């Protein structure tokens, strides 16, 4: 120094242009003499920054961070 490659809630992990999804997690309420279980609901995210495009999590382009391989 080059190539390729990834970044989605508190953690994992899906979404091939059209309402972000689920599994653990948390918070409340039922249950219960209390507790755990178990149910029902809630809250919480697309790395930045620009372009296409009616519409980008999803294509382009750069930046940032991290993993492979090359030298």
């Nucleotide at each position: 120094g080059g190539u390729u490659u990834u970044a989605u809630g508190g953690u994992g992990u899906a979404g091939u242009g059209g309402c972000a999804g689920c599994a653990c997690g948390a918070a409340a309420c039922a249950c219960u003499c209390u507790g755990a279980a178990u149910g029902u609901u809630u809250a919480g995210g697309u790395u930045u920054a620009g372009g296409u495009u009616c519409g980008a999590u999803u294509c382009c382009u750069a930046a940032u961070a991290g993993a492979a391989c090359c030298a």
RNAcentral holds the sequence, with entries from ENA. A computed fold for a 71-nucleotide RNA from Anaeramoeba flamelloides, annotated as transfer RNA. The prediction has a mean pLDDT of 82. Lineage of the source: Eukaryota > Metamonada > Anaeramoebidae > Anaeramoeba. It matches the Rfam family "tRNA". Rfam describes the family as follows. Transfer RNA (tRNA) molecules are approximately 80 nucleotides in length.